[in-house]
């Protein structure tokens, strides 16, 4: 110095709710709010859920990265 790990500091993101808002809809987006998170940063490729069309199956279109796997980038420096 690098990886591996997660003590501690400086920090950082924000669940469920509610107000707006934009969507057929899951859901987004901005304010509050604080459940939580070592990537709870950032990619819809792989699997899952979910939403439209559909009697089913199959097909097309979407949504979740705070479902799980992947790839990528990042503070700090005790055991």
């Nucleotide at each position: 110095c690098a990886c591996u790990c997660g003590a501690a500091a400086a920090g950082g993101c924000a669940a469920a709710c509610c107000c707006a808002u934009c969507g057929c809809g899951a859901g987004g987006u901005g304010g509050g709010g604080g459940c939580g998170c070592a990537a709870a940063g950032u990619c819809a490729c792989g699997g899952a859920u979910c939403u439209u069309u559909g009697a089913a199956a199959a097909a097309c279109a979407g949504a979740u990265g705070g479902c799980c796997g992947g790839a990528u980038u990042c503070c700090c420096g005790a055991a």
c-di-GMP-I riboswitch aptamer from a Chloroflexota bacterium, 79 nucleotides, folded computationally.
The sequence was found by an Rfam model in a public genome assembly.
The coordinates come from a structure-prediction model, not an experiment, and the mean pLDDT is 81.